[in-house]
RNA sequence: GGGGUCAUGGGGUAAUGGCAGCCCGAUAGGCUCCAGACCUGUAGGUCUGGGUUCGAUUCCCAGUGAUCCCA
Numbered sequence: 001g002g003g004g005u006c007a008u009g010g011g012g013u014a015a016u017g018g019c020a021g022c023c024c025g026a027u028a029g030g031c032u033c034c035a036g037a038c039c040u041g042u043a044g045g046u047c048u049g050g051g052u053u054c055g056a057u058u059c060c061c062a063g064u065g066a067u068c069c070c071a
Base pairs, nucleotide, nucleotide: 001070002069003068004067005066006065007064010024011023012022013021018054026042027041028040029039030038047063048062049061050060051059
């Protein structure tokens, strides 16, 4: 220098263009003498900027970052 893959709550991981789920963690309540375990609830997320579309996590362009390959 060229190319591939990836970027989603605090962490991990799904989502065929049509309400962004799940697990762990956090937190509130229940249970308990207390705690843990268990049960019920709550908060918290699409890397950035454009474009296409009635509608974008998804498709396109550019950028940023991570990783791998080639030189």
Model confidence (mean pLDDT): 85 of 100. This is a predicted structure of a 71-nucleotide RNA (transfer RNA) from Candidatus Iainarchaeum sp. It matches the Rfam family "tRNA". From the family's description: Transfer RNA (tRNA) molecules are approximately 80 nucleotides in length. It is annotated as a transfer RNA.